């Protein structure tokens, strides 16, 4: 320098204002938000992983949303324009933003240690 152990830390944002109603931060306007790794160039809408959900006594396994046009350029589905889309379970006037499991998990991303090759 590289791997692997084993500890420690860390490790998801986001409802404004109006309108209807007896009751909505759930419906109608309008507004806002966007976890980690890849990838010729930086991604919620490319490929992957995490959580959630659904089975299993665990190991696991299943299921897992939604972009298209144009421009720039060796190179972008990832920048730049322009219009769009999508968001687990329970709970309540129907919820990606609210309260709840959750001071949980957890893909990762940083540090320590002391071995080996």
């Nucleotide at each position: 320098u590289a791997a692997a152990a084993u500890c420690u830390u860390u490790g998801g944002g986001g409802a404004u204002u109006g309108g209807u109603g007896a009751a909505a931060u759930u419906c109608c306007a309008u507004a806002c938000c966007g976890g980690c790794g890849g990838u010729g160039a930086a991604a919620g809408c490319c490929c992957g992983c995490g959580a959630a959900c659904u089975c299993g006594a665990a190991a696991g396994a299943g299921c897992c949303g939604a972009a298209c046009a144009g421009g720039u350029g060796a190179g972008a589905u990832u920048c730049c324009u322009g219009u769009g889309c999508c968001g687990a379970c329970g709970g309540u006037a129907a919820a990606g933003u609210c309260c709840g499991g959750a001071u949980g998990a957890g893909a990762g991303a940083a540090g320590a240690u002391a071995u080996u090759u």